[in-house]
């Protein structure tokens, strides 16, 4: 240099075009319940890597950019 894979809250992880105010656990905050703590109940905040494109519609598709990480081919 070439192709190929991956990125969704603090962490893991589902969604794969219109069923999504993007499931769900764990952490984290509040409130209950407990003498206390810890289990446990209800609640609340938190997130689609950054840009174009296509579409009526994009988290999903396509580029391209940026990070990872994989195979290769030069060069030595």
């Nucleotide at each position: 240099g070439g192709c190929c894979c991956u990125a969704u809250g603090g962490u893991c992880g589902a969604g794969a075009g219109g069923u999504u105010u993007a499931a769900g656990a764990c952490g984290c905050c509040g409130c209950c319940c407990u003498c206390u703590c810890a289990a446990g109940g209800c609640g609340g905040a938190g997130g689609c890597a950054g840009g174009g494109g296509u579409u009526c519609a994009a988290u999903u598709c396509c580029c391209c950019u940026u990070a990872g990480g994989g195979c290769u081919a030069c060069c030595a």
Molecule: transfer RNA
Organism: Pelosinus sp.